[in-house]
Molecule: Guanidine-I riboswitch aptamer
Organism: Bacillota bacterium
RNA sequence: AGAAAGUGCACCUAGGGUUCCGUCCUUUGAAAAAGGAGUCUGGACCAAGUGGUGCAGGUGGCCUUUGCCACUACACCCUAGAGGGAUAAAAACCCGGGCGGG
Numbered sequence: 001a002g003a004a005a006g007u008g009c010a011c012c013u014a015g016g017g018u019u020c021c022g023u024c025c026u027u028u029g030a031a032a033a034a035g036g037a038g039u040c041u042g043g044a045c046c047a048a049g050u051g052g053u054g055c056a057g058g059u060g061g062c063c064u065u066u067g068c069c070a071c072u073a074c075a076c077c078c079u080a081g082a083g084g085g086a087u088a089a090a091a092a093c094c095c096g097g098g099c100g101g102g
Stems, first nucleotide, its partner, number of pairs: 007056006015046002020043002022040001023037005057072006074097001076102003081099001083095003
């Protein structure tokens, strides 16, 4: 000076919006129905490379075997900067440990 090969899945959290449910508003005598509101705390949903837990995987050691143990590092700041993509929609999701700035 250069180089990710820095694993996968599940559950969850910070966070996120509004298809569905609920809530609120309007129309109505009321209900039903329709329309509107996420500038509705919710149910449900999406959700972290740099958040959590577990399982699997990988590497090493031990054991006659079933198995057991250890390791699996690091990743600062930007209202998480600018741009693009998916979904109903948004996001710390995906592009992306990328790009830009410090």